[in-house]
Context: one part of a larger RNA
Molecule: large-subunit ribosomal RNA, domain II
Organism: Candidatus Pacearchaeota archaeon
RNA sequence: GCCAACGAGUUUCUUUUACUAAUUUGUCUAAGCGCUUAUGGCGUGGAGGCACAGGGAAACCGAGUCUUAAAAGGGCGAAAUAUAAUUAGUGGAGGAAGACCCGAAGCCAGACGAGCUUACCAUGACCAGGAUGAAGCUUUCAGAAAUGAAAGUGGAGGUCCGAACCCGUUGACCGUACAAUAUCUUGGGAUGAGUUGUGGUAAGGAGUGAAAAGCUAAUCGAGUUUGGUAAUAGCUGGUUCUUCCCGAAAUAGUUUUAGGACUAGCCUCUCUGAUAGAGUAUUCCGGAGGUAGAGCACUGAAAGAGAUACCGUGGCUUCGGCUAGGUAUUUUUACCAAACUCCGAAUGCCGAAGAUAUUACAGAGGGAGUCAGACUGUGGGGGCGAAGCUCCAUAGUCGCGAGGGGAACAACCCAGACCAUCAUCUAAGGUCCCUAAAUUUAAACUAAGUGUUAGUAAGGAGGUGAUAUUUCUCAGAUAGCUAGGAGGUUAGCUUAGAAGCAGCUACCCUUUAAAAAGUGCGUAACAGCUUACUAGCUAAGAGAUUUUGCGCCGAAGAUUAACGGGACUAAAGUUUAAUACCGAAGAUAUGGCUUAAAUACAUUUUGUAUUUAGGGGUAGGGAAGCGUCUUUAUUGCAUUGAAGCUAAAUCGUAAGGUUUAGUGGAGCGAUAAGGAGUGAGAAUGUUGGC
Numbered sequence: 001g002c003c004a005a006c007g008a009g010u011u012u013c014u015u016u017u018a019c020u021a022a023u024u025u026g027u028c029u030a031a032g033c034g035c036u037u038a039u040g041g042c043g044u045g046g047a048g049g050c051a052c053a054g055g056g057a058a059a060c061c062g063a064g065u066c067u068u069a070a071a072a073g074g075g076c077g078a079a080a081u082a083u084a085a086u087u088a089g090u091g092g093a094g095g096a097a098g099a100c101c102c103g104a105a106g107c108c109a110g111a112c113g114a115g116c117u118u119a120c121c122a123u124g125a126c127c128a129g130g131a132u133g134a135a136g137c138u139u140u141c142a143g144a145a146a147u148g149a150a151a152g153u154g155g156a157g158g159u160c161c162g163a164a165c166c167c168g169u170u171g172a173c174c175g176u177a178c179a180a181u182a183u184c185u186u187g188g189g190a191u192g193a194g195u196u197g198u199g200g201u202a203a204g205g206a207g208u209g210a211a212a213a214g215c216u217a218a219u220c221g222a223g224u225u226u227g228g229u230a231a232u233a234g235c236u237g238g239u240u241c242u243u244c245c246c247g248a249a250a251u252a253g254u255u256u257u258a259g260g261a262c263u264a265g266c267c268u269c270u271c272u273g274a275u276a277g278a279g280u281a282u283u284c285c286g287g288a289g290g291u292a293g294a295g296c297a298c299u300g301a302a303a304g305a306g307a308u309a310c311c312g313u314g315g316c317u318u319c320g321g322c323u324a325g326g327u328a329u330u331u332u333u334a335c336c337a338a339a340c341u342c343c344g345a346a347u348g349c350c351g352a353a354g355a356u357a358u359u360a361c362a363g364a365g366g367g368a369g370u371c372a373g374a375c376u377g378u379g380g381g382g383g384c385g386a387a388g389c390u391c392c393a394u395a396g397u398c399g400c401g402a403g404g405g406g407a408a409c410a411a412c413c414c415a416g417a418c419c420a421u422c423a424u425c426u427a428a429g430g431u432c433c434c435u436a437a438a439u440u441u442a443a444a445c446u447a448a449g450u451g452u453u454a455g456u457a458a459g460g461a462g463g464u465g466a467u468a469u470u471u472c473u474c475a476g477a478u479a480g481c482u483a484g485g486a487g488g489u490u491a492g493c494u495u496a497g498a499a500g501c502a503g504c505u506a507c508c509c510u511u512u513a514a515a516a517a518g519u520g521c522g523u524a525a526c527a528g529c530u531u532a533c534u535a536g537c538u539a540a541g542a543g544a545u546u547u548u549g550c551g552c553c554g555a556a557g558a559u560u561a562a563c564g565g566g567a568c569u570a571a572a573g574u575u576u577a578a579u580a581c582c583g584a585a586g587a588u589a590u591g592g593c594u595u596a597a598a599u600a601c602a603u604u605u606u607g608u609a610u611u612u613a614g615g616g617g618u619a620g621g622g623a624a625g626c627g628u629c630u631u632u633a634u635u636g637c638a639u640u641g642a643a644g645c646u647a648a649a650u651c652g653u654a655a656g657g658u659u660u661a662g663u664g665g666a667g668c669g670a671u672a673a674g675g676a677g678u679g680a681g682a683a684u685g686u687u688g689g690c
C1' cells in the first nucleotide's frame, strides 16, 4: 500500500411539540395482593398524579385577588373566541446522565522500585617503572651561645613523566550503526577530594546532588504502575442505503468576546387568516431630504488690478516730500472647500386612492444551519488616488452552478443542467490549417511582421494617406549649371594683433543688374572657400502652415516563452459598410418520468386523464421507500439439491428484485405486524492476511 472482517446520534428518566389510539360517570393507576398455561398473562388495588380557579411572600379572600391609609389607577386572572382534559404509543427537539465515536498534556489516591545512577555506612582489594629530593638526623666548619653554612643520610608531596585502572578534550568514522551514545585517533588524572568488589541505608513534592533542575532501572521542571476514569477538550479527524420537494448564511446587538455562544435577520415544515381586502412591480398623485452638480450670499482658503486711510526702517530728495513695500477698509476680475451653502437634481425612501400585471403576504407553533466570505463594476474612507491591500455602501457572480466563450483560468462575457434523440434555430464568441463555420462581398489605410495581445509616457523625425488656409509661378517660379558678389574701409573702440567673422558700440554713404560695416568654415592677424543678393541658361510646377488617420524611434530581465501554434502583407492586420454560416446542457421539436394546484371520470383505500406552473444545488428542513438480523401469526420451498459462491439474462428512476446455468452439500423463504448491536471508502481507525 491493497484485501477481508469489525468500526460512530444509543439507552433510562423527564420536559415540550406534532400525529395516532382509548376514555370522558374527568382520566391514569404505582407498589402490594390473588389466580395462572408462570422472566409472561388476567384480575384486584384510586394511595397518589394531572385536570377541574385564581390572586397573594403569607395569613387569607375568591370570579376575583394583590398593591395601598384609600384607590380613582395599575399587575395577574375570570368572562368571550378556539371545544377541552387525561393516559399510552410513534416521530422531532431540550434537560440529567460517558450521551455520536476516537484523541490529550494533565490532577488525585494506593502500591512497586537505589541489581542503572547519586550520596553515605560496614568490610575487603588495587595503583609497572622512572624523576624531583621538604622536614628531621649525622659529621665537619664558624660562633660564647642562639644559630648559620657545607657534605652526607633521609624519603615528604591533593609534586612531575608515564603503563594498568578511571575519565571522555579534539578530529574522523558511524548515523535503517557493531552500538537506542559504539569505534579509531588525540587527550586529562594516575598516593589521592583516588579507583574498585561484596553487603547495607535514603524515594516520589520525596530522596540524593563539589548544583547541571543533574540522577532516582534506555523514563525526570516531579519515577513507574493500578485505580478515580468512558477525567475534560468552545479544538482536529471521522460519522456507513436510495429517490422526491424546498433551500440559506458568512449580517446586527451583547459577550474575559473575537476560529465559541445567545437573541434577531435569512431557510424549512404544520396550522390559521383573508376572496378581494393583502403582498410585489409599473404608472399617476402627495410628501420629507441637502448628495451629484453648481455657486461664493455666510464660514474659511487663495491670485490679479484699482480706490481711500495710515505706516513707510529701504531708494531718491530741492529735506517740502516722492516712491518700492506693508496693514485695514472697499470696488472689480478669475477661482477653491468632507467637517462652506444664496441654490440644487437624477435615483432611492415614505404614504394614499385608482388602473394594469402578478401571487404572494401576515400570525402562531415544530426543526435548523449561518456569525472566517471571495472577486468584478460603481460611489467613498485608509494607503503612495500602491497591492490578488484594507474598511463601508450598492449591484452581480462564485460560495451552493454544471454547459459555451475567454489557449489554459471559482468570482469576467453568454447562459441557469428532470431524462433521452446521429433533429431545428440562436447567444457570447467565431468562420486559412490545427478546429465546426466566408481564403465572402465593397471601399480605404498600414510596410512597421506594426498587427493578428491587456497596457506602454514625455520628447524626437523631409515615413506615408486625407483635410483646410495661404505664397511664388511662361511677365519664367523652386532646384541645378555659368558668371558676378564691388568701393569709402583694415568702420570706430578694444587689443600684442581684431582687416565682414574674440568682444563692445554704431550699422552710414557710394558705384550698381546686384552685393550685409556681413550667413557659415577658415587665419596668430591677413589670405582663402562660402552664403545672402543679382544676371544668364534650362523648363513647369514649387514652397509654408493648420487639423487628422495609420505607422517609426524613445522601448532594458533573466530557457524560445506576452499572436495558443502553424503561419499571414491589394492579409488570415487596421477602419467602414453588408450578407451568409458555425456555435451551449439556452429556445424549439418528439417521446418519457416526476412535484404542486385545478377540473373531469371511475370510485374501497385511491387510481386514470386533461390543463397550468415547476423539477441546478452545499449547510439545512420536509416526504416516500430499498435492504440486513431477529420475534409472532399465516402460508410455502428443499438430497428429484437449501444457504453461500461464479456467470448470464431480465424487471425496477434508484436503493435493489427475479430467473436460468454451473458450483456447493443442509437448511431457507413469502405476506402482515413488531424489535434493532441495521447499510462503510476514508477516522496517521482496530485485528488478520498478502
Stems, first nucleotide, its partner, number of pairs: 001690006011097014026050003032044005054061002064076004100238002103235001107228006118202009127192001129161003132157001136153007165189003171184002204220001206216003241625006251264005265370002267367007278359006285351003293343001294341002299337002303333009314323003373398010403414003418592004423588003429582003432566003438579001440578006451568002459553002463550004468545005480537005486510003491505003516531001520529002593615010626679001628676010644663008